Context: one part of a larger RNA
Molecule: small-subunit ribosomal RNA, 3' major domain
Organism: uncultured bacterium
RNA sequence: UGACGGGGGCCCGCACAAGCGGAGGAACAUGUGGUUUAAUUCGAUGAUACGCGAGGAACCUUACCCGGGCUUAAAUUGCAGUGGAAUGUAGUGGAAACAUUACAGCCUUCGGGCCGCUGUGAAGGUGCUGCAUGGUUGUCGUCAGCUCGUGCCGUGAGGUGUCGGCUUAAGUGCCAUAACGAGCGCAACCCUUAUCUAUAGUUACUAUCAGGUCAUGCUGAGGACUCUAUGGAGACUGCCGUCGUAAGAUGUGAGGAAGGUGGGGAUGACGUCAAAUCAGCACGGCCCUUACGUCCGGGGCUACACACGUGUUACAAUGGCGUAAACAAAGGGAAGCGAGAUCGUGAGAUGGAGCAAAUCCCAAAAAUAACGUCCCAGUUCGGACUGUAGUCUGCAACCCGACUACACGAAGCUGGAAUCGCUAGUAAUCGCGGAUCAGAAUGCCGCGGUGAAUACGUUCCCGGGUCU
Numbered sequence: 001u002g003a004c005g006g007g008g009g010c011c012c013g014c015a016c017a018a019g020c021g022g023a024g025g026a027a028c029a030u031g032u033g034g035u036u037u038a039a040u041u042c043g044a045u046g047a048u049a050c051g052c053g054a055g056g057a058a059c060c061u062u063a064c065c066c067g068g069g070c071u072u073a074a075a076u077u078g079c080a081g082u083g084g085a086a087u088g089u090a091g092u093g094g095a096a097a098c099a100u101u102a103c104a105g106c107c108u109u110c111g112g113g114c115c116g117c118u119g120u121g122a123a124g125g126u127g128c129u130g131c132a133u134g135g136u137u138g139u140c141g142u143c144a145g146c147u148c149g150u151g152c153c154g155u156g157a158g159g160u161g162u163c164g165g166c167u168u169a170a171g172u173g174c175c176a177u178a179a180c181g182a183g184c185g186c187a188a189c190c191c192u193u194a195u196c197u198a199u200a201g202u203u204a205c206u207a208u209c210a211g212g213u214c215a216u217g218c219u220g221a222g223g224a225c226u227c228u229a230u231g232g233a234g235a236c237u238g239c240c241g242u243c244g245u246a247a248g249a250u251g252u253g254a255g256g257a258a259g260g261u262g263g264g265g266a267u268g269a270c271g272u273c274a275a276a277u278c279a280g281c282a283c284g285g286c287c288c289u290u291a292c293g294u295c296c297g298g299g300g301c302u303a304c305a306c307a308c309g310u311g312u313u314a315c316a317a318u319g320g321c322g323u324a325a326a327c328a329a330a331g332g333g334a335a336g337c338g339a340g341a342u343c344g345u346g347a348g349a350u351g352g353a354g355c356a357a358a359u360c361c362c363a364a365a366a367a368u369a370a371c372g373u374c375c376c377a378g379u380u381c382g383g384a385c386u387g388u389a390g391u392c393u394g395c396a397a398c399c400c401g402a403c404u405a406c407a408c409g410a411a412g413c414u415g416g417a418a419u420c421g422c423u424a425g426u427a428a429u430c431g432c433g434g435a436u437c438a439g440a441a442u443g444c445c446g447c448g449g450u451g452a453a454u455a456c457g458u459u460c461c462c463g464g465g466u467c468u
Stems, first nucleotide, its partner, number of pairs: 007468007015458002019422004026313008034304002042053002064299007076122009087104007106113002124288002127286003133282002135277003138273001140271001145184006151160003164175003190265004195233007205222002209220003236259001239253001240251004315415001319374005325368001331362003336355002341350003381412001386407007428450007
């Protein structure tokens, strides 16, 4: 000077408390450990690994295993020599890669172009080292801290400033002061959302006028409204009362769409963990070079006595099922979205209007409300598993896809110790979309609908700040 203390003071955080809903028990999905395996490729491992890299493993991917090929090589490129257009078609062997045979087949400014072969120089490596590195990332933590110049103090390491009182979400400010200033952080500037306004009205809108329809802004028209998208306004403790020297605090205060940071996002200081990544990429060193490179076929990454994490669906009546009704937002669409129509119980098929889309399509929102039914039961709960028949994608669904119909109808009656999330349009619950993608989400990233309870307080648990 730090760090630590089952030392002290002050303060904060879904940290506890007060509440709501979970997980831990069941079945399944998914990741991990372990075991197995020819291989089950590799990495991530307290918090900060485990629906993580992977925003999508049938082949490919793919790095692993088995087998079959190649060796200037799959790709790019320099030089020398040599041959021929490139390429296409057909045959043979083969699992394919590949090997092999036949036929057809160039331009030229004569320098060459294009392609193959031979030799040679570069190659190639998801091989090792993240404890040689760059870059990027997690975490403490969006915590309020971390420092510098000059001055002053100290022999010096260092201190002071940055401490103290009050205040704040904040090293945010005010006062005081051997300190005076400054920088990186805080805040603000940025995006979005909530209100108003100006401008602009098409593909959006429809109050007034007219036309038309079974019906519909459908048409003329309109520029009011909604909305869209550009610019502005607005919130600053600005006003009032009380407290205070001030900063500021407070009020069912006024006004206001919004009130004291209005809500959300982006933004992550100096540093810590030799934290993570050599398998995104780059890169030093080491290693392989008829193989640790590369191509192909098949298999594996999907195994299964078991253990753990994260989820989905349930155990039902605040519910299940049936009938007929209502109300979103945000997105995506051309090798695409695909309407109406017809066929099929259905997945879907046929066909194709319209639409590079505020125009057309995906598209049905679902919880909800109404009516009917079930009557507390392993059930009209629950849907695993299995059988049969199908649909779709795709060279190809055996290993190993999703979906549909019928049949089957398992465990499960609210879950031990212990444990997680959340303070408001939040939790909970309900559906919708997108990326990846031929196909393949209960995951991920978004969107809206319905919409709570509780917070006395800071003794205690955990983490953090500050003084001592």